[in-house]
Parts: sequence; structure tokens; C1' cells
RNA sequence: UCCCCUGUAGCUCAGCGGUAGAGCAAGUGACUGUUAAUCACUGGGUCAUUGGUUCGAAUCCAAUCGGGGGAGCCA
Repeated sequence: UCCCCUGUAGCUCAGCGGUAGAGCAAGUGACUGUUAAUCACUGGGUCAUUGGUUCGAAUCCAAUCGGGGGAGCCA
């Protein structure tokens, strides 16, 4: 310098044009002599950033930033 993958809730991830979700974690309640377990409910999001395409973008396109991998360069 070039190529590929990746960035979504506190954590691990799903979602591949049409209402942003699951599990775990957190909070509240029920249950229990207490804790744990179990059950019910609740909160939590600038979908890395900016711009573009579209009636409509987490999703498609471009650039930039962060992370990972490969190639090249050197002998």
C1' cells in the first nucleotide's frame, strides 16, 4: 500500500428493504421461615460516523473511523 470479514441493549448474538428482537445480566412482584431456584412483569438502542439511493434503510451504495485476518514490500 492492496484485498476480505466485522461493528445492533451492560454482555453474547439474531434480524439481509416495510413496527429493532432473543438469551444472559439488571429492576419490581409472586412463591418460601430466610436464601437460592422457579414463575410473571418492567426498564434499557444515535443499529460505528457522515453522505447518497428509495415512498420507506440496521439492511443497498460511497467515504471515513475502530477491531480481526490475508497478500505485498525486505533477505

Source information: The prediction has a mean pLDDT of 80. Predicted 3D model of a 75-nucleotide RNA (transfer RNA) from a Candidatus Peregrinibacteria bacterium. NCBI's taxonomy places the organism under Bacteria, Bacteria candidate phyla, Candidatus Peregrinibacteriota.